[in-house]
RNA sequence: AGAGUUUGAUCCUGGCUCAGGAUGAACGCUGGCGGCGUGCCUAACACAUGCAAGUCGAACGGGAACCUUGUGACGGAGACUUCGGUUGAAGAAGCAAGAAUUCUAGUGGCGGACGGGUGAGUAACGCGUGGGUAACCUGCCCUUAAGAGGCGAAUAACAGUGAGAAAUCACUGCUAAUACGCCAUAUGCUUACGGAAUCGCAUGAUUUUGUGAGGAAAAGAAUUUCGCUUAAGGAUGGACCCGCGUUUGAUUAGCCAGUUGGCAGGGUAACGGCCUACCAAAGCAACGAUCAAUAGCCGGCCUGAGAGGGUGAACGGCCUCAUUGGGACUGAGACACGACCCAAACUCCUACGGGAGGCAGCAGUGGGGAAUAUUGCACAAUGGGGGAAACCCUGAUGCAGCGACGCCGCGUGAGCGAUGAAGUAUUUCGGUAUGUAAAGCUCUAUCAGCAGGGAAGAUAAUGACGGUACCUGACUAAGAAGCACCGGCUAAAUACGUGCCAGCAGCCGCGGUAAUACGUAUGGUGCAAGCGUUAUCCGGAUUUACUGGGUGUAAAGGGUGCGUAGGUGGUUGCGCAAGUCAGAAGUGAAAACUAUGGGCUCAACCCAUAGACUGCUUUUGAAACUGCGUAACUAGAGUGCAGGAGAGGAAAGUGGAAUUCCUAGUGUAGCGGUGAAAUGCGUAGAUAUUAGGAGGAACACCAGUGGCGAAGGCGGCUUUCUGGACUGCAACUGACACUGAGGCACGAAAGCGUGGGGAGCAAACAGGAUUAGAUACCCUGGUAGUCCACGCCGUAAACGAUGAAUACUAGGUGUUGGGGAGUUAAAUCCUCGGUGCCGUCGCUAACGCAUUAAGUAUUCCACCUGGGGAGUACGUUCGCAAGAAUAAAACUCAAAGGAAUUGACGGGGACCCGCACAAGCGGUGGAGCAUGUGGUUUAAUUCGAAGCAACGCGAAGAACCUUACCAGGUCUUGACAUCGACAUGACAGUCUUUUAAUCGAGAUCUUCCUUCGGGACAUGUUAGACAGGUGGUGCAUGGUUGUCGUCAGCUCGUGUCGUGAGAUGUUGGGUUAAGUCCCGCAACGAGCGCAACCCCUAUUUUCAGUAGCCAGCAGUUCGGCUGGGCACUCUGGAGAGACUGCCCGGGAUAACCGGGAGGAAGGCGGGGAUGACGUCAAAUCAUCAUGCCCCUUACGAUCUGGGCUACACACGUGCUACAAUGGCGGUGACAAAGUGAAGCGACGCAGUGAUGCCGAGCCAACCACAAAAAAGCCGUCUCAGUUCGGAUUGUAGUCUGCAACUCGACUACAUGAAGCUGGAAUCGCUAGUAAUCGCGAAUCAGAACGUCGCGGUGAAUACGUUCCCGGGUCUUGUACACACCGCCCGUCACACCAUGGGAGCUGGAAAUGCCCGAAGUCAGUGACCCAACCGCAAGGAGGGAGCUGCCGAAGGCAGGUCUGGUAACUGGGGUGAAGUCGUAACAAGGUAGCC
Repeated sequence: AGAGUUUGAUCCUGGCUCAGGAUGAACGCUGGCGGCGUGCCUAACACAUGCAAGUCGAACGGGAACCUUGUGACGGAGACUUCGGUUGAAGAAGCAAGAAUUCUAGUGGCGGACGGGUGAGUAACGCGUGGGUAACCUGCCCUUAAGAGGCGAAUAACAGUGAGAAAUCACUGCUAAUACGCCAUAUGCUUACGGAAUCGCAUGAUUUUGUGAGGAAAAGAAUUUCGCUUAAGGAUGGACCCGCGUUUGAUUAGCCAGUUGGCAGGGUAACGGCCUACCAAAGCAACGAUCAAUAGCCGGCCUGAGAGGGUGAACGGCCUCAUUGGGACUGAGACACGACCCAAACUCCUACGGGAGGCAGCAGUGGGGAAUAUUGCACAAUGGGGGAAACCCUGAUGCAGCGACGCCGCGUGAGCGAUGAAGUAUUUCGGUAUGUAAAGCUCUAUCAGCAGGGAAGAUAAUGACGGUACCUGACUAAGAAGCACCGGCUAAAUACGUGCCAGCAGCCGCGGUAAUACGUAUGGUGCAAGCGUUAUCCGGAUUUACUGGGUGUAAAGGGUGCGUAGGUGGUUGCGCAAGUCAGAAGUGAAAACUAUGGGCUCAACCCAUAGACUGCUUUUGAAACUGCGUAACUAGAGUGCAGGAGAGGAAAGUGGAAUUCCUAGUGUAGCGGUGAAAUGCGUAGAUAUUAGGAGGAACACCAGUGGCGAAGGCGGCUUUCUGGACUGCAACUGACACUGAGGCACGAAAGCGUGGGGAGCAAACAGGAUUAGAUACCCUGGUAGUCCACGCCGUAAACGAUGAAUACUAGGUGUUGGGGAGUUAAAUCCUCGGUGCCGUCGCUAACGCAUUAAGUAUUCCACCUGGGGAGUACGUUCGCAAGAAUAAAACUCAAAGGAAUUGACGGGGACCCGCACAAGCGGUGGAGCAUGUGGUUUAAUUCGAAGCAACGCGAAGAACCUUACCAGGUCUUGACAUCGACAUGACAGUCUUUUAAUCGAGAUCUUCCUUCGGGACAUGUUAGACAGGUGGUGCAUGGUUGUCGUCAGCUCGUGUCGUGAGAUGUUGGGUUAAGUCCCGCAACGAGCGCAACCCCUAUUUUCAGUAGCCAGCAGUUCGGCUGGGCACUCUGGAGAGACUGCCCGGGAUAACCGGGAGGAAGGCGGGGAUGACGUCAAAUCAUCAUGCCCCUUACGAUCUGGGCUACACACGUGCUACAAUGGCGGUGACAAAGUGAAGCGACGCAGUGAUGCCGAGCCAACCACAAAAAAGCCGUCUCAGUUCGGAUUGUAGUCUGCAACUCGACUACAUGAAGCUGGAAUCGCUAGUAAUCGCGAAUCAGAACGUCGCGGUGAAUACGUUCCCGGGUCUUGUACACACCGCCCGUCACACCAUGGGAGCUGGAAAUGCCCGAAGUCAGUGACCCAACCGCAAGGAGGGAGCUGCCGAAGGCAGGUCUGGUAACUGGGGUGAAGUCGUAACAAGGUAGCC
């Protein structure tokens, strides 16, 4: 950085798609290790269980534990004993005291307002940024100053009693404090009223001073520390206010009643309608109010060259919420996630009376979902709370676990190793690839595994992580590679399978039998512990364009003007400093980013320093430009004066021509209309014509890319009123200007309303035609309407498809309105305004535009962003209606489109040619027959050929064969080719037998060479490779052929033009049969075609002279027969000849054309061969060859018989005729070209004849076929189904052949059909041609009316190119390019999809009004209650319960608004396979098209 995709190709416009990067991802396949990060995006859904906020005994009373001392019921060792008893140690409940320690329910203090989570709400001073508070608060902490003296009354705990299932509660009694209350003191402080000074943008603030009033405290421990109170200051944290910025929708345009402001009061830490009463009626909004939708905001993150676009996970800042809604209490701080009260929903417990709860803290569960982790360890570190401290608490945090979710790093081995192993894949079978890859040899140990040692993190102790990181040792190449892709974009290809199937696909598109695109395999390419897919964002996309786009024809200029807001604005001076520029200061948190260093072995990651953060604010300066102010100016603009031009507008009047109608006259049978007709009018007198009259509408000529107007538009003439432009002068004003969203006005035709008018024309309608139909085109009629007045409508291809204004930028030539110079008048020149054409630069995709810009610039407005859906639906506004304006989405396609190019085509044009038409001659189409085809039939009627360009074609010849078809029989390595083994010496032939025939059986006969080993050849048997196929595909092919067309075309090189496809050349003017030639020309040359060269023919020369010939000579049987000759004919070799060479005329002095001479032949002399680039997927797989597929005891081979020859019919091509230009009979003519040995076959004889017998000659200029026929002459027939015509049939024959039944040809006799010149239509031919006459040949045993050749006789006509057909050149249009057999439109029918309307039904949201009114603050009341203070007391001060009121959530009711879902039916739209009906458009699309 680009690429693919619209076309036959091109350029452009324009959309769609791809390559890149990214992610809190998910899914598929796969998975070795480590480090660092990261992990509910969905249900702000519901939560079991555990933990997440406590701490202080150095505030307090009490309790408990432990210790000591005393006492000690009890106990009873031991001792004594008179045995009755006495004494009595240890132990010991309990009680009392003490002292040290520990624990603590409660009172009290501090903290639970931090930390942690979430993003529901919020479009807001919520957030960001910068300011303000002279309108504020601040616990703990720091600094400073001062102080701490007295006194008092209670209460929890506890004890007792009672209620309750429980939660919990009530009463009585006792008690302490750093809990509570009171008094004293008052530096400061607060407050009321005064004074002074200083300062501030203002309200005002600060300092100082006078008087009055008010208000503090707490001890503990005694060693310091820590606490308390007042005041001032700091720090920190907060509160409020302001400027600017902060998504979408106008199909949301008006909103708001405490609303906006004021006064007074209340309230608050504080300002404020924050709240209340009163007063005023304001306030916001097109610079987007209100409403609706969506959304936490930012630092940042992703992308991008940047500007931007997207995003707001993790980390950090702010805000917000804590099941939903409301509320306050406490407190320095909350209207409080793990506090309280109330209401609602939900869950749980219950003894039914009543209670309990809130994971959007960490784990975890269910659910939802494509999807997101452990009910882990530790307070060791960092930090937080409490405490004097020890310490306690801390799911904050530090770690670990799980997940390839991401980034980064490492490994899965390294070297040597060619028999290029095996296997696999492929193959042209030779090989090639995998591939040094493997094996093998040598080596190493990163990771993982085993063993040993073992940290830092901690400054004395204390380590969850963790026996972790890291180090060392031994050991084995072992344990460690996949995924996607391979048609183009896009790196990388082959085989097989499949056969528009299965499938692929991001776009273009692959797949219908040879798929590099499907599936598999092999190979390759890419990335790699990942790889692909999906989703989303940016990029590419300059495809919303600020950077950086457009609007004549691609999407896009408003129909036009006036003008408001707004935007922009001429010259000069001065001032200000808002914009602008420069300097400085503050801020722009940290993290992130960039740079440079550093730390983990590197990297990711982390740390440090610097930069950057493009912004905002303050301040100091500058004054060019913009702006503002002021003073001037006249070039913009306007006014004035003087002129001329004009279908400019409105009203009134008026004129003639024409159409129609009426009246009257003349006049008679038609008129009218058309492609042709008919409807219609007319004998009741039309049309025509003459005269008079009526009425309406429009104004011929002039008339002109002439004029006027803003556009729409304006046309007889006159008058009145009136707008604008232009020219000249330069008197006046002094920027007064330009544009113009909304707004207002005008606005063709059609249409609407009311009232007139109505001649002509004419939607609708009627009739007649046309037509398959004809609701059309054509004709005859004809109503609205067209006209006028008034009022609506407000649209047009309202177009120059080109908004307005200003300035600048070569010219030329018309025309129009003025002015000037000049002239007798002209011409001509200069100038201003308008209107055309051509054209340079420049612009443009091209076409084109070009001083009337689509050029160069500036200003303002409008509009566009793929095609369809759709200028449609819904909503709104306007309208009487018709409808207009505004204006989407779902869905669907990969295009739609512009300009130009080459072709092709046109019921477009011009020119030219052709037996193309015309002019002629003869045919076909009618008959019979022959032959081919279709159809039908059949066991089979083998196959192919199908408009011209299939059809007497393949087939130059089907009785068998051919033969490919059918029936039946037979063979299976085969009828044919090659190879192996064995056997034999043959095979073949001949004979016999069998069979329908082949097959089969038998007999006979039977090789060559030799070094004697064998070999060659042949046959038989046998095995397998294979043979074989007229089986398929001519749409897989080669070759061959047809056709356009013997038409004159088709191309190339270099140059030039064009962005390009392409053009030029090759077009043009002439000319030709011809792209033949000449001239001209940005072309110059060349090639394939044309022509010529080749063959035949027409004349002639020469050479040669047998088998040909015979002029002269001789002979003759009279036959060129013989001698002889080669002169002639002829034969076959070589030549000559014709070239517009000569003359005249035309033409351009050319090419060439016309005429003439000469010549056998004259303008290509006649004929043939010769077929350019290409077209038709033209024909042929059945000539041949051939890929692939198919058959292989058969789709191969062979035999017999049949069929290809069928026959209601249809078509093509021919023959013979229909007769007198003839038939028949007779008769003495004249060819050319061929063919002949399995042949032609003479003469002679036989037969009516076909033919037979005999057999001469001839391998052929020798002999034969062979008679040419028509013609000529003579005779006859006399117009008839005939003396025409010969089909058909009968009988008898001939020939060929193994064989003529199916199914041959010929002969003779007999029979004697149709047919009397052929409808529509159609074919051939332009001179030795048509027509007519016969002859020959190929094929072939036989079998032509066919085919191919040959000669004989031998015409007519062509004015001409209008028309039909085909072709060529140029040009034009095109929506065609498979190219008109093209393309393509609409209804209807069917299926599917989304959508509008819809009687309704059913959700949601936010408001409004009314009702009810919890908790609670506030206010009032407070008869009831109360310890402290005062008072001796009564009582007072103060407080409380209760009650009441305002407000007040949820709830209820009501009518509306907005927005979803759904619905019988219904409307159009879109998409679908080869449906139906027509043919509207594209060519003049057959009626030009379009709005």
Annotation:
This is a predicted structure of a 1491-nucleotide RNA (small-subunit ribosomal RNA) from an uncultured bacterium. It matches the Rfam family "Bacterial small subunit ribosomal RNA". Rfam links the family to the GO terms ribosome and structural constituent of ribosome.